[in-house]
RNA sequence: UCUUAUCCAGAGCGGCAGAGGGACCGGCCCCGUGAAGCCGCGGCAACCUCUCCGUUGGCCUCAGGUCAAUCGGCCAGCGAAGAACGGUGCCAAUUCCGUCAGGUUUUCUGGAAGAUGAGA
Numbered sequence: 001u002c003u004u005a006u007c008c009a010g011a012g013c014g015g016c017a018g019a020g021g022g023a024c025c026g027g028c029c030c031c032g033u034g035a036a037g038c039c040g041c042g043g044c045a046a047c048c049u050c051u052c053c054g055u056u057g058g059c060c061u062c063a064g065g066u067c068a069a070u071c072g073g074c075c076a077g078c079g080a081a082g083a084a085c086g087g088u089g090c091c092a093a094u095u096c097c098g099u100c101a102g103g104u105u106u107u108c109u110g111g112a113a114g115a116u117g118a119g120a
Base pairs, nucleotide, nucleotide: 001120002119003118004117005116006115007114012041013040014039015038016037020030021029022028025098026097027096042091043090044089047087048086049083050082051081053079054078055077056076057075058074059073060072095113100110101109102108
């Protein structure tokens, strides 16, 4: 770079440091009662991972032969529930809000951009 899923929930203290930060732009905010960054510890969540159940599909097995239902087994998709050792991620404000398009009369829908995971 590409594909795809999610983004109105949740979760912070300490040490070092010393002026910025919230992606960009416009707002609006946070910040010497200490920003960014680094380190330590803690936490959140459940994408990868694992368990179990349901369901759909495919395959396997099954009578002396042919057909191969039920049961059973394996794999994959989807859905529900659960676990949290490990790989990421995250821990002000909905991705802080807006930007573009449509509908509308102050909000809704979709998109763009961005972030994160998984795969290539």

Predicted 3D model of a 120-nucleotide RNA (SAM riboswitch aptamer (S box leader)) from a rhizosphere metagenome. Rfam family: SAM riboswitch aptamer (S box leader). From the family's description: The SAM riboswitch is found upstream of a number of genes which code for proteins involved in methionine or cysteine biosynthesis in Gram-positive bacteria. Its mean pLDDT, the model's own confidence on a scale to 100, is 82. RNAcentral holds the sequence, with entries from MGnify.